[in-house]
Context: one part of a larger RNA
RNA sequence: GCCUACGAGUUACAUAUUUUAGCGAGGUUAAGUGCCAGUAGGUAUGAAGCCGGAGCGAAAGCGAGUCUGAACAGGGCGUAUAGUUAGGAUGUGUAGACGCGAAACUUUGUGAUCUACCCAUGGUCAGGUUGAAGGUUGGGUAACACCAACUGGAGGACCGAACUGAUAGACGUUGAAAAGUCUUCGGAUGAACUGUGGGUAGGGGUGAAAGGCUAAUCAAACUGAGAGAUAGCUCGUACUCCCCGAAAUGUUUUUAGGAACAGCCUGGAGAAGAGUAUCAUAGAGGUAGAGCUACUGAUAGGAUGCGGGGGUUUCACCACCUACCAAAUCCUGACAAACUCCGAAUGCUAUGAUAUAUACUCUGGAGUGAGGCCAUGGGUGCUAAUGUCCGUGGCCGAGAGGGAAAGAACCCAGACUAACAGUUAAGGUCCCGAAAUGUGUGUUAAGUUGAAAUAACGAGGUGCGAUUGCACAGACAGCUAGGAUGUUGGCUUGGAAGCAGCCAUACAUUUAAAGAGUGCGUAACAGCUCACUAGUCGAGCGAUUGUGCGUGGAUAAUAAACGGGCAUCAAACACACUACCGAAACUAUAGAUUGACAGUAAUGUCACUGGUAGGGGAGCAUUCUUAUUGAGUCGAAGGCGAACUGUAAGGUUUACUGGAUUGAUAAGAAAAGCAAAUGUAGGC
Numbered sequence: 001g002c003c004u005a006c007g008a009g010u011u012a013c014a015u016a017u018u019u020u021a022g023c024g025a026g027g028u029u030a031a032g033u034g035c036c037a038g039u040a041g042g043u044a045u046g047a048a049g050c051c052g053g054a055g056c057g058a059a060a061g062c063g064a065g066u067c068u069g070a071a072c073a074g075g076g077c078g079u080a081u082a083g084u085u086a087g088g089a090u091g092u093g094u095a096g097a098c099g100c101g102a103a104a105c106u107u108u109g110u111g112a113u114c115u116a117c118c119c120a121u122g123g124u125c126a127g128g129u130u131g132a133a134g135g136u137u138g139g140g141u142a143a144c145a146c147c148a149a150c151u152g153g154a155g156g157a158c159c160g161a162a163c164u165g166a167u168a169g170a171c172g173u174u175g176a177a178a179a180g181u182c183u184u185c186g187g188a189u190g191a192a193c194u195g196u197g198g199g200u201a202g203g204g205g206u207g208a209a210a211g212g213c214u215a216a217u218c219a220a221a222c223u224g225a226g227a228g229a230u231a232g233c234u235c236g237u238a239c240u241c242c243c244c245g246a247a248a249u250g251u252u253u254u255u256a257g258g259a260a261c262a263g264c265c266u267g268g269a270g271a272a273g274a275g276u277a278u279c280a281u282a283g284a285g286g287u288a289g290a291g292c293u294a295c296u297g298a299u300a301g302g303a304u305g306c307g308g309g310g311g312u313u314u315c316a317c318c319a320c321c322u323a324c325c326a327a328a329u330c331c332u333g334a335c336a337a338a339c340u341c342c343g344a345a346u347g348c349u350a351u352g353a354u355a356u357a358u359a360c361u362c363u364g365g366a367g368u369g370a371g372g373c374c375a376u377g378g379g380u381g382c383u384a385a386u387g388u389c390c391g392u393g394g395c396c397g398a399g400a401g402g403g404a405a406a407g408a409a410c411c412c413a414g415a416c417u418a419a420c421a422g423u424u425a426a427g428g429u430c431c432c433g434a435a436a437u438g439u440g441u442g443u444u445a446a447g448u449u450g451a452a453a454u455a456a457c458g459a460g461g462u463g464c465g466a467u468u469g470c471a472c473a474g475a476c477a478g479c480u481a482g483g484a485u486g487u488u489g490g491c492u493u494g495g496a497a498g499c500a501g502c503c504a505u506a507c508a509u510u511u512a513a514a515g516a517g518u519g520c521g522u523a524a525c526a527g528c529u530c531a532c533u534a535g536u537c538g539a540g541c542g543a544u545u546g547u548g549c550g551u552g553g554a555u556a557a558u559a560a561a562c563g564g565g566c567a568u569c570a571a572a573c574a575c576a577c578u579a580c581c582g583a584a585a586c587u588a589u590a591g592a593u594u595g596a597c598a599g600u601a602a603u604g605u606c607a608c609u610g611g612u613a614g615g616g617g618a619g620c621a622u623u624c625u626u627a628u629u630g631a632g633u634c635g636a637a638g639g640c641g642a643a644c645u646g647u648a649a650g651g652u653u654u655a656c657u658g659g660a661u662u663g664a665u666a667a668g669a670a671a672a673g674c675a676a677a678u679g680u681a682g683g684c
Base pairs, nucleotide, nucleotide: 001684002683003682004681005680006679011095012094013093014092015091016090017089018088019087020086021085022084023083026051027050028049032045033044034043035042036041055062056061065077066076067075068074098236099235101233105226106225107224109222110221116200117199118198119197120196121195122194123193124192125190127159128158129157130155134151135150136149137148138147139146163187164186165185168183169182170181171180202218204214205213206212239619240618241617242616243615244614249262250261251260252259253258263368264367265365266364267363268362269361270360275356276355277354278353279352280351281350282349283348289342290340291339296336297335300332301331302330303329307325308324309322310321311320312319371396372395373394374393375392376391377390378389379388380387401412402411403410416591417590418589421587422586423585427581428580429579430565431564432563436578438577439576440575441574442573443572449567450566457552458551461549462548463547464546465545466544467543468542469541470540478536479535480534481533482532484509485508486507489503490502491501515530519528520527592609594607595606596605597604598603620673622670623669624668625667626666627665628664629663630662631661638657639656641654642653643652644651645650
């Protein structure tokens, strides 16, 4: 993992609602007792008790009323009748209360054959090395001291087996082993190691102390019991079909992943036409916008300049000046959620009309109270976030189908069933791929583009406009030629001659034209060139600006962001047009469910039939009981195949097997349906 079996809303009592039945202003017996019996059963009896029939008041009490009150007022609660007993269903309460699951707590006991420490009594330590004290002899001393040799055999001494430990590494890691193996390593006469017997016991022991050890268990052992502890938590909770169908919000909460009440769902009953949409009419309002010499506040430039600063003057006052600050006023410009002289749309309220069929009240049962994304009005944040908090709408949640390559939420569209029918939506029509290599007019040359997005800034890319200048009296570009003189203008300077700098620049002359000079150049000149002019040529040439499509800017790890192939008068982009394809949409055909209406009914018509939590309805199957009625050794149940049949759970028949029980109908009662619980047991 699979198969088989087992495996979770039960039972008692109480209570509420609903339903069925009996009796009914009444209903009902309990224990007990008698009789009967095949069934802990039936029947009779038994008014004790209980509920109802009258309430109000704290009570005395009064009573269809009563309490409050001074009240004959007002108000509160009552009165105008339906209950009760039993069975069923669904909730709730008390019980373990749908099942499994703690960590823990209390208490009775069992453990020191493991291990910690202790007590008693035993045992073990190859071999080698070192050579303390002491001693002897000799030397030495006044005597000691001291020195040497020999002797001696100390040590938590040294090396190293047994023994004991466990330093490093590898292997092992469903192991050979629930701690080992190999190599290496520490101690090895000691605080050594070890045998046997005994002692200390659970908030206790023992501990050269690691919270270590206390029988593979230790920050409190193990076993029984309290005990089915408790679990606002996790997981699981078993046949079918049909109808409806949520919520993730508000308030409060030792409350925040729980709950109570309300909201939203569902079943039943009721009253009644309240609900909703559109249009018309009448209203309230201060948002968007706008505005501010209409307030409050903020605010740029200018004009004027109360007042102040600074300066001159003076003994002081006065007076005067100012590239300063600046009130108030005026002109121009412009800002505001907590500004408003103004002011919509939408929404809201009321009345009427039309359309539709909801809305409301009472009552039984819930679930929900983590929401999310998109669009839009805002707050917060960085006008950051698949961020966060509100409002409005949609969708997902609980929604399948088509499109977007793929995708909860985007676009289209809400799946009752069937089929090889048709029409469309979004989106598409060269091939993958169903349908146009469609039509017309343009654009793009970048594979831009072809379904994510990409800026500031740059550029004789290119299309289409607008404004304006020049031009056959010859423009623009090219070529030929000129581009002079006063003069090297004046100043400055070492020099300054068009061209370092300063000043003047409307200088003047000759001219077709030529600046007291556009740039290069020289130390300064020189030289080249431009403006400007003539000739040649012969038709358009410039400037500014708007806009379409492109271009650079452009850097991330596969070629790797058209879905791919590929595509250039496109299969790209823009604007038109016509076909076609395309879904569970719509239509057509056949059929079913539910509801409403019509009908005595049969039936017909219309509408509906996605669905999680959840509410409601109708059924199938299993076991047993009662009654009735069947089948079976001429083969029951069961097993294994087949055929038929019902919308489903299922049912019927039958071949083979099997070898003794087992159906149907009408009711009743449940140990009543398994895929899941890291479910339990067995098998493989």